[in-house]
RNA sequence: GGCGGUGUGGCGGAAUUGGCAGACGCGUCAGACUCAAAAUCUGGUGUCCCCUGGGACGUAUCGGUUCGACCCCGAUCACCGCUA
Numbered sequence: 001g002g003c004g005g006u007g008u009g010g011c012g013g014a015a016u017u018g019g020c021a022g023a024c025g026c027g028u029c030a031g032a033c034u035c036a037a038a039a040u041c042u043g044g045u046g047u048c049c050c051c052u053g054g055g056a057c058g059u060a061u062c063g064g065u066u067c068g069a070c071c072c073c074g075a076u077c078a079c080c081g082c083u084a
Stems, first nucleotide, its partner, number of pairs: 001083007010026003019067001027045006046057005060076005
């Protein structure tokens, strides 16, 4: 250099071949239980803006196709493998 694979919350990992992004687990925060802890149980947990409820953004990055993209197309970046 060529070819192929991978890239999704703090971490692992889903999303049934384009139609609710983040299920589930871990971690973590709050509460219950306890003399106190562990274990267990319950609830929360992407970012920003207004705020009691909404809105916008968000799948490596930037574009494209489409009513609609994690998914299809192009370029780029990082890592891994094969090859010259």

The RNA shown here (transfer RNA) has 84 nucleotides and comes from uncultured Lactobacillus sp. It was read from a public genome assembly. It matches the Rfam family "tRNA". The coordinates come from a structure-prediction model, not an experiment, and the mean pLDDT is 81.